Predicted 3D model of a 327-nucleotide part of an RNA (large-subunit ribosomal RNA, domain IV) from a Lachnospiraceae bacterium. It matches the Rfam family "Bacterial large subunit ribosomal RNA". The RNAcentral record of the full RNA draws on ENA.
[in-house]
Context: one part of a larger RNA
RNA sequence: GCAUUGUCAAGGAACUCGGCAAAAUGACCCCGUAACUUCGGGAGAAGGGGUGCCCGUGGAGACACGGGCCGCAGAGAACAGGCCCAAGCAACUGUUUAGCAAAAACACAGGUCUAUGCAAAGCCGCAAGGCGACGUAUAUGGGCUGACGCCUGCCCGGUGCUGGAAGGUUACGAGGAGUGGUCAGCGCAAGCGAAGCCGCGAAUCCAAGCCCCAGUAAACGGCGGCCGUAACUAUAACGGUCCUAAGGUAGCGAAAUUCCUUGUCGGGUAAGUUCCGACCCGCACGAAAGGCGUAAUGAUUUGGGCGCUGUCUCGACAAUGCAUCCG
Numbered sequence: 001g002c003a004u005u006g007u008c009a010a011g012g013a014a015c016u017c018g019g020c021a022a023a024a025u026g027a028c029c030c031c032g033u034a035a036c037u038u039c040g041g042g043a044g045a046a047g048g049g050g051u052g053c054c055c056g057u058g059g060a061g062a063c064a065c066g067g068g069c070c071g072c073a074g075a076g077a078a079c080a081g082g083c084c085c086a087a088g089c090a091a092c093u094g095u096u097u098a099g100c101a102a103a104a105a106c107a108c109a110g111g112u113c114u115a116u117g118c119a120a121a122g123c124c125g126c127a128a129g130g131c132g133a134c135g136u137a138u139a140u141g142g143g144c145u146g147a148c149g150c151c152u153g154c155c156c157g158g159u160g161c162u163g164g165a166a167g168g169u170u171a172c173g174a175g176g177a178g179u180g181g182u183c184a185g186c187g188c189a190a191g192c193g194a195a196g197c198c199g200c201g202a203a204u205c206c207a208a209g210c211c212c213c214a215g216u217a218a219a220c221g222g223c224g225g226c227c228g229u230a231a232c233u234a235u236a237a238c239g240g241u242c243c244u245a246a247g248g249u250a251g252c253g254a255a256a257u258u259c260c261u262u263g264u265c266g267g268g269u270a271a272g273u274u275c276c277g278a279c280c281c282g283c284a285c286g287a288a289a290g291g292c293g294u295a296a297u298g299a300u301u302u303g304g305g306c307g308c309u310g311u312c313u314c315g316a317c318a319a320u321g322c323a324u325c326c327g
């Protein structure tokens, strides 16, 4: 000097990103216990008191009550919850990055959409075959959402899906008008050229699809601008106009979302870029990529308080081990 451990005056979070670490709490018995709540819970809430030994009384006893005794200390050592208030997120118990992340991520019961009538859909396999399932729509697969409560608005123009079939377009195939090559023959020649054979091949007929017509958003998705107006001012219930498929409803809102921003006001502090409650000018919330609440739960995140402390003011001492020095 380092590591591990122990103790500390006064103060008690002033430390620090942050009470990280440490301290404190701790067992059992009795009393007592709030908001809130899904009436189960919250709850060991919180907060108090007691605990040894001797004698007596009661009792079968455990033990209870009364009286007394000792110590600084009686759960006499060891093992053994700190607590409260408020907010975010996720309902919950679970699951996860074997070796930097345990979470608000995944899952989850519940909700909803969709496919599937059984040789089911879907999936594995070249196939045979198998899973689904020795099941049968109260079943099975897929997508989204994610307990519960109150709810889930408008848009089908685009894309997708489902249905439709009159018309347009349309492949293979059918069809064979016509045309080219060859060749008998004809012609002085240029050339013409039957049948056959070999090619090319128009009209016409013809499916799904696409165009088209509808439906469908808990399908992919989307959910406006400008100008004016009230007897102070300000603001605009009101009006005008342009555009759209329709112009964001309820609820929430400087939010895990707010750039400007440490917005403004209120609370808490002596002092608060965080926190809580409001406001609403939402850069750029918003309704199953769910919206807003919510008891309980959480090695979750944030702010505050009580207790407690060497975290700190500010350091000191001791023990053990290591390093170092002397021998």
Base pairs, nucleotide, nucleotide: 001322002321003320004319005318006317007316008315010313011312014311019308027051028050029049030048031047036041038147052069053068054067055066056065057064058063070074082306083305084304085303086302087301088300089298090297094106095105110145111144112143113142114141115140116139122131123130124129148293149292150291151290153223154222155221158220159219160216161215162214163213164212167211168210169209173205174204178200179199180198181197182196185192186191224242225241226240227239228238251285252282263279264278265277266276267275